The RNA shown here (transfer RNA) has 73 nucleotides and comes from a Candidatus Martarchaeota archaeon. Model confidence (mean pLDDT): 82 of 100. RNAcentral holds the sequence, with entries from ENA and Rfam.

[in-house]
RNA sequence: GCGAUCGUAGUCUAGCCUGGUAGGACUUUGCCCCUCCAAGGCAAAAACCCGGGUUCAAAUCCCGGCGAUCGCA
Repeated sequence: GCGAUCGUAGUCUAGCCUGGUAGGACUUUGCCCCUCCAAGGCAAAAACCCGGGUUCAAAUCCCGGCGAUCGCA
């Protein structure tokens, strides 16, 4: 330099193909339970890499950029 795959809460991940309420687990916080802790139950907080385009509507489609991994040279 070229190609492929990928980028979503603090962490891991689903959803993308086929546009329509961003979901789950862990974590954190509060409450319940318990003599206390742990475990358990309930609730809450927390995210679509950046810019542009298309569209009534974009995590999703298109273009560009940045970054990561792998392959080729």